[in-house]
C1' cells in the first nucleotide's frame, strides 16, 4: 500500500428488513444446623461511530474507528 473478516448485557455468544435474546456473574429468595450444589426470581443495551436506502434496519448500502489474519 491492497484484500477478507470481527465489533450486540458485566463477560462468552445468538438473532429471514418486522417485540432486541440465551447462558454465566451479579442483587434477592427457597432448600440446609450451616455452607456448597441445585431450584425459582429479578436485575442488565445509545446493538463500535456518522450518513443513506426502506413503512420497517442489529441485519442492506457508504465513509470512518478498533482488533484479527492474508498477500505485498
Nucleotide at each position: 500500500g491492497g484484500g477478507u473478516u470481527u465489533a450486540u448485557a458485566g463477560c462468552u455468544c445468538a438473532a429471514c428488513g418486522g417485540c432486541a435474546g440465551a447462558g454465566c456473574a451479579c442483587g434477592c429468595g427457597a432448600c440446609u444446623c450451616a455452607u456448597a450444589a441445585u431450584c425459582g426470581c429479578u436485575c442488565g443495551g445509545u446493538u463500535c461511530u456518522a450518513g443513506g436506502u426502506u413503512c420497517g434496519a442489529a441485519u442492506c448500502c457508504u465513509a470512518g474507528u478498533a482488533g484479527a489474519c492474508c498477500c505485498a
The prediction has a mean pLDDT of 83.
This is a predicted structure of a 72-nucleotide RNA (transfer RNA) from a Phototrophicaceae bacterium.
The RNAcentral record of the sequence draws on ENA.
Rfam family: tRNA. Gene Ontology term of the family: triplet codon-amino acid adaptor activity.
The source organism's lineage runs through Bacteria, Bacillati, Chloroflexota, Candidatus Thermofontia and Phototrophicaceae.